């Protein structure tokens, strides 16, 4: 330098045009426990990697930039 998939909660991921963007685990606060650890209930966490475009409406489709992994040279 070509091309090709990822990028969405602290973590590992689901949603591929229209609802207040969702689940496990992790953290927290409760409850149970002599206490811890299991179990249980709540609640908080999120500029959907960045900037354009389309679109009445964009995490989602489109360009291009970043970063990360194949793969080619």
């Nucleotide at each position: 330098g070509c091309g090709c998939c990822u990028g969405u909660a602290g973590c590992u991921c689901a949603g591929g045009g229209g609802a207040u963007a969702g689940a496990g685990c992790a953290g927290u606060u409760c409850c149970c426990u002599u206490c811890u650890a299991a179990g249980g209930a709540a609640a908080a966490g999120g500029u959907c990697g960045c900037a354009g475009g389309u679109u009445c409406g964009a995490u989602u489709c489109c360009u291009g930039c970043c970063a990360g992994g194949c793969g080619c040279a």
The RNA shown here (transfer RNA) has 73 nucleotides and comes from a candidate division WWE3 bacterium. Its mean pLDDT, the model's own confidence on a scale to 100, is 81. It matches the Rfam family "tRNA". Its family is annotated with triplet codon-amino acid adaptor activity in the Gene Ontology.